[in-house]
Context: one part of a larger RNA
RNA sequence: UGACGGGGGCCCGCACAAGCAGCGGAGCGUGUGGUUUAAUUCGAUCGACACGAAGAACCUUACCCGGGUUUGACAUGCACGUGGUACUGAAGCGAAAGCGGAGGGACUCGCAAGAGAGCGUGCACAGGUGCUGCAUGGCUGUCGUCAGCUCGUGCCGUGAGGUGUUGGGUUAAGUCCCGCAACGAGCGCAACCCCUGCCGUUAGUUAGAAAUGUCUAACGGGACUGCCGCGAUCAACGCGGAGGAAGGUGGGGAUGACGUCAAGUCAGCAUGGCCUUUAUAUCCGGGGCUACACACACGCUACAAUGGCCGGUACAGAGGGUCGCGAAGCCGCAAGGUGAAGCCAAUCUCACAAAGCCGGUCUCAGUUCGGAUUGGGGUCUGCAACCCGACCCCAUGAAGGUGGAGUUGCUAGUAACUGCAGGUCAGCUAUACUGCAGUGAAUGCGUUCCCGGGCCUUGUACA
Repeated sequence: UGACGGGGGCCCGCACAAGCAGCGGAGCGUGUGGUUUAAUUCGAUCGACACGAAGAACCUUACCCGGGUUUGACAUGCACGUGGUACUGAAGCGAAAGCGGAGGGACUCGCAAGAGAGCGUGCACAGGUGCUGCAUGGCUGUCGUCAGCUCGUGCCGUGAGGUGUUGGGUUAAGUCCCGCAACGAGCGCAACCCCUGCCGUUAGUUAGAAAUGUCUAACGGGACUGCCGCGAUCAACGCGGAGGAAGGUGGGGAUGACGUCAAGUCAGCAUGGCCUUUAUAUCCGGGGCUACACACACGCUACAAUGGCCGGUACAGAGGGUCGCGAAGCCGCAAGGUGAAGCCAAUCUCACAAAGCCGGUCUCAGUUCGGAUUGGGGUCUGCAACCCGACCCCAUGAAGGUGGAGUUGCUAGUAACUGCAGGUCAGCUAUACUGCAGUGAAUGCGUUCCCGGGCCUUGUACA
């Protein structure tokens, strides 16, 4: 000087408390451990576990078994060869890859010889998701959006170093004020950027019958403790009020200082070294990544009457669409089929939002709750749904009566409940993820305690 303390002081954070909804029990989905397996590819352990994976039937695919190829699936260079050459490619073997090779048969430059391209052979080399994240770059996580981390000059100290950055107040903040052997400065904080809430201007194919504007999208205004009162060192600032769509950072996002963990990633990419080179490369067929006594994690659906079912009826936002979205009509109980209008989309379409509201029914029951599981029949995508897809219909109807110890999220348009869209994608195991709107709460006495953190101080046999 730090680090640490079941030392002290001050102060924060959904950290506790107050409250709401959950998880932990059930069934199922997904991930992981374990076990199994020819293989169940690999990585990730507070900060891994619906994570890389925003799409594992083949492909992907890196794993296993089997069958092939060896200058190679891909790049560059050199040498030699090559006109019946390049290219095409019948029969045959084969699961395919590949082997095979009958037959057909070229191009550019050049008068020609020849050269080029291509191909073959050989040599350099290619290739490796093989190892090392403890050789690395880059990127990322974490402490932590925490308020800190430093420098120049000066001053103090033999020195390590200190001071500044401590102190008194204040703040979300090393934010600002006052004081001070310090005076300044930098990276952080804040602001500048984007979205949203109010108003105006301009323009408007599309919305609307029109006027037009709550809409679209570009610009601008508006909020600054500016005004008033009180408190305060009459400083920073705090409390209350007015006006205002909005008030003291209005709400949300982007933004992550010096550093820490030899944190994570050689499998995104790049890259040193090592290893491999008829194989650890590469192609193909099939299988596996989907196994199952079990354990954990994240979720979905429920256990019902604030509910289930039936009929009627209302209101969004944000997105996607030409290898696409696909209307009306018709067929089918339905999945879907048919059909083809319109749309490169404010125009057409996906597309009926759902919870809600009105009426009816069920009457507390393992039920008209719940939907797992299984049998049968179908639809669609795709070369192909056996391993191993989704969806529909009929039948079947399991566990489950609110879940032990423990544990998670959330302070407002939030939680909770309700649907909708998108990416990936042929299809989909999405209940995931990323967004969008609709309905819309409760509670916060307080900081003793648990967890994490900041500043000062103290002890130390630790560095």